The part of an RNA shown here (large-subunit ribosomal RNA, domain IV) has 315 nucleotides and comes from a Candidatus Altarchaeota archaeon. Lineage of the source: Archaea > Nanobdellati > Candidatus Altarchaeota.
Context: one part of a larger RNA
RNA sequence: CUCUGCUCAGGGAAGUCGGCAAAUUGGCUCCGUAACUUGGGGAGAAGGAGUGCCUGUUUCUCACGAAGCAGGUUGCAAUAACAAGUGGAAUCCGACUGUUUAACAAAAACACAUGUCACUGCAAAUUCGUAAGGAUUUGUACAGUGGCUGAGGCCUGCCCAGUGACGGUAUGUCAAACUCUCUUCCAAGAGAGCUAAGCACCGUUAAACGGCGGGGGUAACUAUGACCCUCUUAAGGUAGCGUAAUCCCUUGCCGCUUCAUUAGCGGCCUGCAUGAAAGGCAUAACGAGAUUCCAGCUGUCCCGAGCAGAGACUC
Numbered sequence: 001c002u003c004u005g006c007u008c009a010g011g012g013a014a015g016u017c018g019g020c021a022a023a024u025u026g027g028c029u030c031c032g033u034a035a036c037u038u039g040g041g042g043a044g045a046a047g048g049a050g051u052g053c054c055u056g057u058u059u060c061u062c063a064c065g066a067a068g069c070a071g072g073u074u075g076c077a078a079u080a081a082c083a084a085g086u087g088g089a090a091u092c093c094g095a096c097u098g099u100u101u102a103a104c105a106a107a108a109a110c111a112c113a114u115g116u117c118a119c120u121g122c123a124a125a126u127u128c129g130u131a132a133g134g135a136u137u138u139g140u141a142c143a144g145u146g147g148c149u150g151a152g153g154c155c156u157g158c159c160c161a162g163u164g165a166c167g168g169u170a171u172g173u174c175a176a177a178c179u180c181u182c183u184u185c186c187a188a189g190a191g192a193g194c195u196a197a198g199c200a201c202c203g204u205u206a207a208a209c210g211g212c213g214g215g216g217g218u219a220a221c222u223a224u225g226a227c228c229c230u231c232u233u234a235a236g237g238u239a240g241c242g243u244a245a246u247c248c249c250u251u252g253c254c255g256c257u258u259c260a261u262u263a264g265c266g267g268c269c270u271g272c273a274u275g276a277a278a279g280g281c282a283u284a285a286c287g288a289g290a291u292u293c294c295a296g297c298u299g300u301c302c303c304g305a306g307c308a309g310a311g312a313c314u315c
Stems, first nucleotide, its partner, number of pairs: 001311008010302002014300001019297001027051005036041001038151001052073009074078001086295007093287002098110002115148006126135003152283001153281003157212003162209002164205005171200003178193005213231005240274001241271001252268005
């Protein structure tokens, strides 16, 4: 010097991206326990008191034992070792228990119960195989398959012009075959007729793929614009939420918190580029999830010091 373990005056996160690491707490008995809530929880919330041994004695019990009462007694300390929750206030995400990158990621990712759409009447739809033959299934629409969503609560707006899907179709278009005509006998060829699916055409469909702008005018201060008009291309972003895991400008503005805060929370919101099952918004419980703050606690630090063991090093 390195590693492992232990102790520390006073301060107590000033250290650091960040309390990382360490420390605090810890068992049992009794008291006591908030917001919120899906009334189950939250909850071991929080917070407080006690705890060994000896003597006598009471109650319950068949008993073993359990719970007390009154005295005494040792120690710094009685769950004396070992073992053994730090707690709280908020925000985001995901409802939850689960699953995952064997060997850098455990998560907000996947799954999930739920909801919804589509296909499918069974020799089904979907799927593996060239086939024979299998899976689904020795199941039968309260079933099976596929897509999206993701408990429960309140809800889920407008657009079918484009693309797709489904349905229809008098008519148009339309291949081969077939029929007819023409071409010098044949061959090759040319034209006409008929004509399936498809397309055109007409409808439906957005919890299908997707989309939800711009311009102008307008109220008796100003400002704003309930209101009106118009264009492109079907419509013109509704309820909600909003500087957001989404906001470029941005450290937006105001308030709270701090001596001081690009952080955090609550509001506002002119949303570069939110928005309703690629779901929208709230939400109890849950989480080795992300962020902020408070109390306690500490060698993280001020600022180092010492001890033990194992290495390194020397003989």
The coordinates come from a structure-prediction model, not an experiment, and the mean pLDDT is 86.